[in-house]
This is a predicted structure of a 475-nucleotide part of an RNA (small-subunit ribosomal RNA, 3' major domain) from Pseudosporangium ferrugineum.
The coordinates come from a structure-prediction model, not an experiment, and the mean pLDDT is 85.
Lineage of the source: Bacteria > Actinomycetes > Micromonosporales > Micromonosporaceae > Pseudosporangium.
It was read from a public genome assembly.

Context: one part of a larger RNA
RNA sequence: UGACGGGGGCCCGCACAAGCGGCGGAGCAUGCGGAUUAAUUCGAUGCAACGCGAAGAACCUUACCUGGGUUUGACAUCACUCGAAAACUCGCAGAGAUGUGGGGUCCUUCGGGGCGGGUGACAGGUGGUGCAUGGCUGUCGUCAGCUCGUGUCGUGAGAUGUUGGGUUAAGUCCCGCAACGAGCGCAACCCUCGUUCGAUGUUGCCAGCGCGUUAUGGCGGGGACUCAUCGAAGACUGCCGGGGUCAACUCGGAGGAAGGUGGGGAUGACGUCAAGUCAUCAUGCCCCUUAUGUCCAGGGCUUCACGCAUGCUACAAUGGCCGGUACAAAGGGUUGCGAUGCCGUGAGGUGGAGCGAAUCCCAAAAAGCCGGUCUCAGUUCGGAUCGGGGUCUGCAACUCGACCCCGUGAAGUCGGAGUCGCUAGUAAUCGCAGAUCAGCAACGCUGCGGUGAAUACGUUCCCGGGCCUUGUACA
Repeated sequence: UGACGGGGGCCCGCACAAGCGGCGGAGCAUGCGGAUUAAUUCGAUGCAACGCGAAGAACCUUACCUGGGUUUGACAUCACUCGAAAACUCGCAGAGAUGUGGGGUCCUUCGGGGCGGGUGACAGGUGGUGCAUGGCUGUCGUCAGCUCGUGUCGUGAGAUGUUGGGUUAAGUCCCGCAACGAGCGCAACCCUCGUUCGAUGUUGCCAGCGCGUUAUGGCGGGGACUCAUCGAAGACUGCCGGGGUCAACUCGGAGGAAGGUGGGGAUGACGUCAAGUCAUCAUGCCCCUUAUGUCCAGGGCUUCACGCAUGCUACAAUGGCCGGUACAAAGGGUUGCGAUGCCGUGAGGUGGAGCGAAUCCCAAAAAGCCGGUCUCAGUUCGGAUCGGGGUCUGCAACUCGACCCCGUGAAGUCGGAGUCGCUAGUAAUCGCAGAUCAGCAACGCUGCGGUGAAUACGUUCCCGGGCCUUGUACA
C1' cells in the first nucleotide's frame, strides 16, 4: 500500500421487511447428470453451466458408430507430361458411392484456354493445447470509481490531490484544505414514447357539400380531424414560499401534456476470475498423411430402474361448455401471402381474384360483453396414455414429423423442508406476430399490444456493494 475480520461509523440495492404471483407435490415438453449403447459427436459446470452454443438433428445438417469405397484426393495454386474428351443422356451391376457399355461431342488470335489421366510440389484435419494467443463474450456492475502531470511532505515503499463539513442517482455539486490542474468513467450529446405548432397529403383520413349502394370513403371532391413523413417549440429547480453557511441543495406550491435524471433503450472506466470460446473465424507449437483426410448407404445424436434444472397444462364455479357480439399493436409476403366461392365433421382439398403491398393477403385477436347450461362430483374439472381412421410437407415420416376426427379417459382436490420474480402501465393475466424453416417435435426465444392490481412502517437482521477508520503473525 492492499486484502481480510463472526471490528466500528456512515450510506445504497426487490437485500430484508410489507405485499402479489409462482417453483418445490402431479402429467407432459426441453436441457443436464447418471446408466445404457457399435455410436448414443463435441463444448458449457456455484452465483456467471443445465428451453446454454442450437433463430429448427427424419436424409442433409453431422463433427459419432457400422459397413462399402477412395488416395494429388470433396476443395486451392503451380510445374512437367499425355489425351480426346467432359457435361448431359440411355442401358447393365450395386444399398449407394461407384464401376462398366452405348450415344453425344469443345473454343481458339494456333501461343493457348476449358476438361480429363499420370508424376511431383502440396492439399486436407470440427485432431490436441483457451494454461502459447488474437478477436469476441460473461461477471463484479451502469457499481462510482480508476489514474496522471507539476508542486509539496517522507531516508524509502509511498502519501497528498481523491481526506474533512454538507449534498447528490453519481469523485454530482458547494464550502474548506499544500495543493493546483488534467484524463478515463458519471451526466449531457444519440434513438424511442408522451404535448403543441408548421409544411406536405397517397395507397392514409372523411367534418361539411354532392352522387351511388341492401351495405362499405365505393365515387366526385375536401385538408378540417386521425394518421404518416420531415422540421420546430417545450423542462431549465426557470418562477413563488419555507429550510440551509443565504452555498450546493432540499421541501412545498403555481403554471404545464410532462417537474426536478419525465418513462424506456443504446452506451459497461482501471481492472478481477490463467472465467468462456483452438467446434464461428484467425493463429504459434505438437500430431495424422492409402488416414485422425475424403465419398457413400444405414444407424446414432430421439435409449431409460433413476436424480436435478427451466418451462407448459392443470387440480376448477372469479370456472368448464354452447350460441351471439365488440375493440389492438407490431410484423411477414413473388420459389411468396393467397381472398370471395365450392367440397369435407375436421386437418385440409379445389380454384384462383388481388398484391413486390399505408392499396391486396396472412387475419379469427383473445381475455371482454350479452344470453343459455352444468351445481361441487375425480365431475360437462383435468387432459396424459393407448386403439382405430385420416390430412399435409417431403425422394423418403419404421427407428424419428406436425396436425385432424372417433373412441379411451391416467395422475392431479393447491403441493414438506426450502426457494424465486416483481415497486406501475410494473406484477398478474389475455391473445398476436417474427426469425430459423420443405415440414416440425416452439409449451422455447425475440418483439407487440389488450385488461390491469397490492404493498413499502422501516434499515435491527440475511445477501451483495461504496466511502472513512481500526486490528493483523497474510501478500